Background: This is a predicted structure of a 75-nucleotide RNA (transfer RNA) from an Acidobacteriota bacterium. The prediction has a mean pLDDT of 82. The RNAcentral record of the sequence draws on ENA and MGnify. It matches the Rfam family "tRNA". It is annotated as a transfer RNA. Rfam's curators write: Transfer RNA (tRNA) molecules are approximately 80 nucleotides in length.
RNA sequence: GGGCGCGUGGCUCAGCGGUAGAGCAUUCGCUUCACACGCGAAGGGUCGAUGGUUCGAUUCCAUCCGCGCCCACCA
Numbered sequence: 001g002g003g004c005g006c007g008u009g010g011c012u013c014a015g016c017g018g019u020a021g022a023g024c025a026u027u028c029g030c031u032u033c034a035c036a037c038g039c040g041a042a043g044g045g046u047c048g049a050u051g052g053u054u055c056g057a058u059u060c061c062a063u064c065c066g067c068g069c070c071c072a073c074c075a
Base pairs, nucleotide, nucleotide: 001071002070003069004068005067006066007065010024011023012022013021018055026042027041028040029039030038048064049063050062051061052060
């Protein structure tokens, strides 16, 4: 330098045009003498950034940023 993939709640991931979800974790309640387990509920995300397309974008397009993999070049 070229190509590809990924970036979504604290963590691991789903969702791939129509007002954002799950599991684990956290908090509260129930249960227990108490803890754990189990059950129920709650809080928590401007979906990496900026533009574009669209009635409408996490989702499509462009550029940039970060991470990872492969190839090439120099030494």